This is a predicted structure of a 152-nucleotide RNA (FMN riboswitch aptamer (RFN element)) from Ardenticatena maritima.
The model forms 100% of the base pairs in the Rfam consensus.
The sequence is in RNAcentral, with records from MGnify.
C1' cells in the first nucleotide's frame, strides 16, 4: 500500500377518528354539493403504553492470571445512546476526486481517595423526503460508512 469479507435496532396492547366507503334525506339540468346513521373501514405518526441504541477512545466495574510478596500493584478478556471524538443525513465549494460548515441528549443518591463511567433511582434524545404530525412504517439505499476481521 492493495484485496477479500463483514460493517444497525425497535411500536406488544389499549384510545381517539382527520378521512374513506355504505344507507338515507335534502338540493341541483348535470357533474356534485349539504346534512343525518346505535352502519363500516381508518394514525407502527396523535394520546396512554411499550420497544430500540452504529464505530473508535477512556475505566473507581466483573472475571482470569501474575508477584516485585499482596497493594490506591501488574497484565489480560469484556465493560458508556445522553463523557471525548468519529459516521450516516443536512448546507455551501468543486467537472471530479474530495474539501469546509452543521449536526442530538444527564441528573440526583449511595459507595469511594476519587464516579462523566459501578450500584440504586427519575429522567432525556434520536436527519432528510413521503403520509394524520414518525428514533420504531415506506423511500433515496442491492447506496453511503466511521471502522472491524482476515490475506498479499
Nucleotide at each position: 500500500a492493495c484485496c477479500u469479507u463483514c460493517g444497525g435496532g425497535g411500536c406488544a396492547g389499549g384510545g381517539u377518528g382527520a378521512g374513506c366507503c355504505u344507507g338515507c334525506a335534502c338540493a341541483c339540468a348535470g357533474a356534485u354539493g349539504u346534512g343525518c346513521a346505535u352502519g363500516g373501514c381508518a394514525a407502527u405518526u396523535c394520546c396512554c403504553g411499550a420497544c430500540c441504541g452504529g464505530c473508535g477512545g477512556u475505566a473507581u466495574g466483573u472475571u482470569c492470571g501474575g508477584c516485585g510478596g499482596c497493594g490506591a500493584c501488574c497484565g489480560a478478556a469484556c465493560g458508556a445512546g445522553c463523557c471525548c471524538g468519529c459516521g450516516a443525513c443536512c448546507c455551501g465549494c468543486g467537472c471530479a476526486a474530495g474539501c469546509g460548515g452543521u449536526g442530538g441528549a444527564u441528573c440526583c443518591g449511595g459507595u469511594g481517595a476519587g464516579a462523566g463511567g459501578c450500584c440504586g433511582g427519575a429522567g432525556c434524545c434520536g436527519a432528510c423526503g413521503g403520509u394524520a404530525u414518525a428514533g420504531u412504517c415506506c423511500g433515496g439505499a442491492u447506496g453511503g460508512g466511521a471502522g472491524a476481521a482476515g490475506g498479499u